[in-house]
């Protein structure tokens, strides 16, 4: 340099054949329990889905471009 794949809460992920308020686990906060801590249980906060543009009534999802990472080839 070329091609391909990936980018979603703090971390790891589901959703990628377009349609209700984006899923789950861990972590975090509060409460219950306990003399207390851990564990367990309940509840809550936290995402504008890597960026820009387009298509559409409607985009995390489709299309184009950029960017970061990885792999293959050179």
């Nucleotide at each position: 340099g070329u091609u391909u794949g990936c980018g979603u809460g703090g971390u790891g992920u589901a959703g990628u054949c377009g349609g209700u308020u984006a899923u789950c686990a861990c972590a975090u906060g509060u409460c219950u329990c306990u003399c207390a801590c851990u564990a367990a249980g309940a509840c809550a906060a936290g995402g504008u889905c890597u960026c820009c543009g387009g298509u559409u009534c409607g985009a995390a999802u489709c299309c184009g471009g950029g960017u970061g990472c990885a792999a293959a080839c050179a």